[in-house]
Context: one part of a larger RNA
């Protein structure tokens, strides 16, 4: 390469947007690039496919004829292709609607912990298996009153809602993104994916400036032990919070790339819309779109998947080819650095 994989055996890019490139709805007419046919023509033999034949057979050798490639004409017009007109289901836009921790920016509030003042008050308070370091007669802890100061936001809270993924959670305004339902006005295939490329990515971490309550890598005591660089305790720097810039990584998980379409049923749930019912509002049915649970068929090695497919198909992308060496050298390119990204081999079993 052929082929075969990718939810747990090796494999789905962290998510998105999108250039090129690749794929792609219904009618009609046109063209003939691609497809086909037919006739010519050209391309040594030898092989090769068939059918004979000759060495006793074969293996070889001998003939006959195909197929394969290049070119040219003439014809078909189903499919692709390409043009022209249309069409509206796919896409998208209006126009009614209703949900939502979706996102940036201000602004406010409360419970708590911490500190400081002042009171009451007095000897132990923290801690633990148990201590013991620590903190308190300079008056702690505990209780009461006022102040400050960060930083999360009980309850509601729900396999509940949003968002592309990363992630989103007190209240209130300003701005702002999508998705839903319904309608069917309007555009008339404008679609899908998508290598490069941009853009956006938790935690840590790194540059400046702030800010610092609790927490708390390191660190320092104190126990434990046989030791105890840990597990437990008393402390506490960075960090953690805020503004700007970097980093570009995670079990970035559903370990399940994205879009289409089809292919039993149950039963929860969340937004919607019809209907039925009623005085209404529930109940009930029906129908969309999310989100769990169960289960047939089918599939899977198996566990399990099962309209949210891991099932049946089609289109595109990424990805994979024993185990260690190694996500390592080494060279690119990024990066302040950390270190990312791409990404061998010798040897080994």
């Nucleotide at each position: 390469u052929u082929g075969g994989g990718c939810g747990u055996a090796a494999a789905g890019g962290g998510a998105g947007c999108g250039c090129a490139g690749g794929u792609g709805g219904g009618a009609c007419g046109g063209u003939a690039a691609g497809u086909c046919u037919u006739u010519c023509u050209u391309a040594a033999a030898a092989g090769u496919g068939c059918g004979g034949g000759g060495c006793u057979c074969a293996c070889c050798c001998c003939c006959g004829u195909g197929a394969g490639g290049g070119g040219a004409a003439a014809g078909a017009a189903a499919c692709u292709a390409u043009c022209g007109u249309u069409c509206u289901u796919g896409a998208g836009u209006g126009c009614a609607g209703g949900a939502g921790a979706g996102g940036a920016a201000a602004g406010c509030g409360g419970a708590a912990u911490u500190c400081c003042u002042a009171g009451u008050g007095u000897a132990g308070c923290g801690g633990u298996g148990a201590a013991a370091u620590g903190c308190g007669u300079a008056g702690a802890u505990a209780u009461u009153a006022g102040g400050a100061a960060g930083a999360a936001c009980a309850c509601c809270a729900g396999u509940g809602g949003c968002g592309a993924a990363g992630g989103c959670g007190g209240c209130u305004u300003u701005c702002u993104g999508g998705a839903c339902u319904g309608u069917a006005a309007c555009u008339g295939a404008c679609a899908c994916u998508g290598a490069g490329g941009c853009u956006c990515g938790a935690a840590a971490g790194c540059c400046a400036g702030g800010g610092g309550a609790g927490c708390g890598a390191a660190c320092g005591g104190g126990a434990u032990u046989a030791g105890a660089u840990a597990c437990c305790c008393c402390g506490g720097u960075a960090g953690u919070c805020c503004u700007g810039g970097c980093c570009g990584u995670a079990a970035a998980c559903g370990a399940u790339g994205g879009a289409u379409a089809c292919u039993a049923g149950g039963u929860g749930u969340a937004g919607g819309a019809g209907g039925u019912a009623u005085c209404g509002a529930c109940c009930c049915c029906u129908u969309c779109u999310g989100u769990g649970c169960c289960g047939g068929a089918g599939u899977u090695a198996a566990c399990g998947c099962a309209a949210u497919a891991a099932g049946u198909a089609u289109c595109c992308c990424g990805c994979c080819u024993g185990g260690g060496g190694a996500g390592u050298a080494c060279g690119g390119u990024c990066g302040c650095a950390a270190g990312a990204u791409u990404g061998a081999a010798a040897c080994u079993c």
This is a predicted structure of a 349-nucleotide part of an RNA (small-subunit ribosomal RNA, central domain) from an uncultured bacterium. The coordinates come from a structure-prediction model, not an experiment, and the mean pLDDT is 86. Rfam family: Bacterial small subunit ribosomal RNA.